c-di-AMP riboswitch aptamer (ydaO/yuaA leader) from a Bacillota bacterium, 135 nucleotides, folded computationally. The sequence was found by an Rfam model in a public genome assembly. Its Rfam family is "c-di-AMP riboswitch aptamer (ydaO/yuaA leader)". From the family's description: This family represents a conserved RNA structure found upstream of the ydaO and yuaA genes in Bacillus subtilis and related genes in other bacteria. The organism belongs to Bacillota, within Bacteria. Model confidence (mean pLDDT): 76 of 100.

RNA sequence: AGGUUGAAGUCUCCUAAUUACUAAAUAGUCUAGCGGGGGAACCACUAAUCCGGGGUGAAUCUUAUAAAUUUAAGAAGGGCAACUUGGGUGCCCUAACCCGUCAGCUAACCCCGUAGGAGUACACCAAGCGUAUGU
Numbered sequence: 001a002g003g004u005u006g007a008a009g010u011c012u013c014c015u016a017a018u019u020a021c022u023a024a025a026u027a028g029u030c031u032a033g034c035g036g037g038g039g040a041a042c043c044a045c046u047a048a049u050c051c052g053g054g055g056u057g058a059a060u061c062u063u064a065u066a067a068a069u070u071u072a073a074g075a076a077g078g079g080c081a082a083c084u085u086g087g088g089u090g091c092c093c094u095a096a097c098c099c100g101u102c103a104g105c106u107a108a109c110c111c112c113g114u115a116g117g118a119g120u121a122c123a124c125c126a127a128g129c130g131u132a133u134g135u
Base pairs, nucleotide, nucleotide: 011119012118013117014116018032021028022027033114034113035112036111037110038109043104052102053099054098055097056096060075061074062073063072064071077093078092079091080090081089083128084127085126086125087124088122
């Protein structure tokens, strides 16, 4: 000097999932912020009722294959590459869970969540914003 591994802290990322307060500090009512569901009129649906239906979420669909939660490809959807936006390029994800026969939209109103996981780094182009230094 370089490489690998581990720990801690800072920072960053997925996500609604962060803050404040009290404290007995392995917790908690609550607070602010963010997010979700139910629920009139009008409107929409004109049928629905086992081929059940519906919700959160980007996480659906098609084709082939497969013993069932399989594998592969494609389309659609989503994320990241360290100020923001757009473009280019590259790398990834496309799960899981819930309600329980029941829910269109929906003001008032009512109810609920605030967990869990991870480690990217091309200042490539354009526009913008900001900081520092010098004159």